[in-house]
């Protein structure tokens, strides 16, 4: 160098054109507990950048980043 996949709360992850962007763990803050720890309740937290299509894009198209995984090239 070419193909191809992948990027979403602090972590794993769900979404397949119209969502309050959901769920588990962490964490906060109350509650129960004689404490602690279980457990139960509330909360805060996310769409890599940029373009473009559409009445509307995390979701579809093009770039650009940053990573994977094969195939080539030099040596």
């Nucleotide at each position: 160098g070419g193909u191809c996949c992948c990027a979403u709360c602090g972590u794993c992850u769900a979404u397949c054109g119209g969502u309050u962007a959901g769920g588990a763990c962490a964490c906060a803050u109350g509650g129960u507990u004689u404490u602690c720890a279980u457990c139960c309740a509330u909360g805060a937290a996310a769409g890599a950048g940029g373009g473009g299509u559409u009445c509307g894009a995390u979701u579809c198209c093009c770039c650009u980043u940053g990573g994977g995984a094969c195939c080539g090239c030099c040596a």
About this RNA: A computed fold for a 75-nucleotide RNA from an uncultured Pelagibacteraceae bacterium, annotated as transfer RNA. The coordinates come from a structure-prediction model, not an experiment, and the mean pLDDT is 81. Its Rfam family is "tRNA". By type it is a transfer RNA. The sequence was found in a public genome assembly.